[in-house]
RNA sequence: AAUCGACAUCAAGAGUUGGGGGACGCCCAACGCCAACCUGCCGAUCCGGGCAAGGUGGCACCCUGAAAGGGGGAUGUGGCCGCGCUGGCAACCAAGCGGAUCGGG
Numbered sequence: 001a002a003u004c005g006a007c008a009u010c011a012a013g014a015g016u017u018g019g020g021g022g023a024c025g026c027c028c029a030a031c032g033c034c035a036a037c038c039u040g041c042c043g044a045u046c047c048g049g050g051c052a053a054g055g056u057g058g059c060a061c062c063c064u065g066a067a068a069g070g071g072g073g074a075u076g077u078g079g080c081c082g083c084g085c086u087g088g089c090a091a092c093c094a095a096g097c098g099g100a101u102c103g104g105g
């Protein structure tokens, strides 16, 4: 890097932006915006909730079906560095809440 597999989601949300390219109904990068999937943060653990900070992603999912559903497709299952392991590093000026248990005063 490619392919295959597992799990979760595809509700809602967000560009009448300027630029480049094109085999033309799309692609690229910039800026802007959206979104809690992973990491991180909200004393510790768990549950819930929250925060766009770090890592992704998105700004139109398609076909079928009366519906339920089915099929396809998409996204995520952190990042960087090194001697590759019981290793190291960064993660906001945001949010700074509820319950249970624990710890300290």
Stems, first nucleotide, its partner, number of pairs: 006077005015031001017030001019028003032059003037055003040051003043102006061072004079089003082085001
Description:
A computed fold for a 105-nucleotide RNA, annotated as SAM-I/IV (S-adenosyl methionine) riboswitch aptamer. The sequence was found by an Rfam model in a public genome assembly.